[in-house]
This is a predicted structure of an 88-nucleotide RNA (c-di-GMP-I riboswitch aptamer) from Tepidanaerobacter sp. GT38.
The coordinates come from a structure-prediction model, not an experiment, and the mean pLDDT is 88.
RNA sequence: CAGUGAUAAAGGCAAACUUGUCGAAAGAUAAGGGCGCAAAGCCAUAGGGUCUAAAGUGCAUCUGCACUAUGAUAGCCUGGCUGCCGCU
Numbered sequence: 001c002a003g004u005g006a007u008a009a010a011g012g013c014a015a016a017c018u019u020g021u022c023g024a025a026a027g028a029u030a031a032g033g034g035c036g037c038a039a040a041g042c043c044a045u046a047g048g049g050u051c052u053a054a055a056g057u058g059c060a061u062c063u064g065c066a067c068u069a070u071g072a073u074a075g076c077c078u079g080g081c082u083g084c085c086g087c088u
Base pairs, nucleotide, nucleotide: 002088003087004086005085012037013036017032018031019030020029021028022027035075041081042080043079046078047077048076049073050072051071056067057066058065059064
C1' cells in the first nucleotide's frame, strides 16, 4: 500500500419503545433504552428507491379525493471520501 473480517484487543455507534422540544406531516433532536452494525463515520448539489404533502394544481362541494418536493430517509441500495485492530 492492497485485499480481507475468522480469532481476538481497545473501543465506538444506538433500532423499537418512553418522555420533552421542533415540524403540516414524514421526520429531526435531547435524555433514557439496546435491536443490531466492521464503517450503523461523513456526503441528499453523485444516481436510484422509499416516506410525507404544508404551499400549489385538478376534480368535487359530502369540506373530501388525486397529483406533485422545494421536505425527509446514509440503520434502503449503488457510489464517493475518511478511519481502529487483526490476518494474508